[in-house]
RNA sequence: UCUGUAUUAGGGCAAACCUAUCAAAAGAUUGGGACGCAAAACUAUACGGUCUAAAGUGCUAAAUCAGCACUAUGAUAACCAGAUGGCCAA
Numbered sequence: 001u002c003u004g005u006a007u008u009a010g011g012g013c014a015a016a017c018c019u020a021u022c023a024a025a026a027g028a029u030u031g032g033g034a035c036g037c038a039a040a041a042c043u044a045u046a047c048g049g050u051c052u053a054a055a056g057u058g059c060u061a062a063a064u065c066a067g068c069a070c071u072a073u074g075a076u077a078a079c080c081a082g083a084u085g086g087c088c089a090a
Base pairs, nucleotide, nucleotide: 004088012037013036017032018031020029021028022027042082043081048079049076050075051074056070057069058068059067060066
């Protein structure tokens, strides 16, 4: 240094749910709360997947309203991934 990651060390993060706020929604933030995580820290204009569909387009309907489909410029990094780290036993 690489691989690996323990009855090692210091610790870190925080699912569901609830409170308040933002958003059309997905979801995010905040406080509580712990299911868990060796990257559950970073990156969404490096690639893929997934979620939402306000605006837009088309169709149906037919004053309007409403419904369906497509679509990201929205979201997700605790889906995969990219790149960067901590410890030091076998």
Molecule: c-di-GMP-I riboswitch aptamer
Organism: Gracilibacter sp.